[in-house]
Context: one part of a larger RNA
């Protein structure tokens, strides 16, 4: 010095990225117990109270008796308030993460008529299933509550087929070699076999025509207008598939930003309540809002502390040093 374990006057978070660590809270009994709410829950809410030994009595109780203090020998909620996220129990990076990630119940799409779609095997076969669309695979939400606007112009899916385009194949005009033959001796040149291969028929698929977004996705700009300004309910014009509906909004999304305004502090880049100027929210890549739940994040209070103001002591072990 280091672990471990105790105790401290006066003050109490002044410590610190942050109350990290410790402290406090604790069993039982009685009386009490708000917002809110899905009416179950919140709740063990929160706050109070008793509690020990003798004696008499069945007991309720009564007298009585120590002590600063009465359950326990231990084991044994700290509580409130507000706000994000995830509804919720649950799963998880064996050895840095346990959560807001994954699950989840729910909704919706899509697929598949049973020798099902799918998915393992090269096959037989086997899962799916000793099931049969209230059933099976995929794919996305992800409780419930209020709801999920607009866009088929891309790319996908699905249906469609008149017309273009087009593979192997079928086709075989022509061209070329070869030679019986002819012949002006340059050449010409049937048949046959050889090479080469035009035109035309030739499916899906693509072009092309439709649906199709809880399918991948996408959801404008500029100007000008009211009798104070100052906005602009109006109107003009360009684009575009279509121009972002409700709801929310410096937010787990805000750059400038420590935006402003208001609450909490003696002081508040953090919070919380508004505003809306959304760099760059926004509808099952789910939107807003929720009671109840978290060893979740956040901001606040009361309690209680050696976290601190400042440090002193105590008791075991370890390591060093000395003897």
């Nucleotide at each position: 010095u280091c672990a471990u374990g105790g105790c401290u006057a006066a003050g109490g978070a002044a410590c610190u990225c942050g109350g990290c660590a410790a402290a406090a809270u604790g069993a039982c009994c009685c009386c009490g117990u708000a917002a809110c709410u899905u009416c179950g829950g919140g709740a063990a809410a929160a706050g109070g109270g008793g509690c020990c030994c003798c004696u008499a009595g069945c007991g309720a109780u009564a007298g009585g008796g120590c002590g600063c203090a009465g359950c326990g020998a231990a084991a044994u909620g700290g509580c409130c308030c507000a706000g994000g996220c995830g509804a919720c129990u649950g799963u998880u990076u064996a050895a840095c993460a346990a959560a807001a990630a994954c699950a989840c119940a729910u909704g919706g799409c899509u697929u598949u008529g049973c020798a099902a779609a799918a998915u393992c095997g090269u096959a037989a076969g086997a899962u799916g299933a000793c099931g049969a669309a209230u059933a099976a695979g995929g794919c996305c939400u992800g409780a419930c509550a209020c709801c999920u606007g607009c866009c088929c112009g891309g790319u996908g899916c699905u249906g469609g087929a008149a017309g273009g385009u087009u593979a192997a194949g079928a086709g075989g005009g022509g061209g070329c070699g070869u030679u019986a033959g002819c012949a002006u001796a340059u050449g010409c040149g049937a048949a046959g076999c050889g090479c080469u291969g035009a035109a035309u028929c030739g499916a899906a698929g693509c072009c092309c025509c439709a649906g199709u977004a809880a399918a991948c996705g996408g959801c404008g700009g500029c100007c000008g207008u009211a009798a104070c300004u100052a906005u602009a309910a109006c109107g003009g014009u360009c684009c575009u598939a279509a121009g972002g509906u409700a709801g929310c909004g410096a937010a787990a999304u805000u750059c400038c930003u420590u935006g402003u305004c208001g609450g909490g502090u003696a002081a508040g880049u953090u919070c919380c309540g508004a505003c809306c100027u959304g760099c760059a929210c926004g509808a099952a890549u789910g939107g807003u809002g929720u009671a109840a739940c978290g060893a979740u994040c956040u901001g606040g209070g009361c309690g209680c502390u050696g976290u601190c103001u400042c440090a002193g002591c105590c008791a075991u072990g370890a390591u060093c040093u000395c003897g």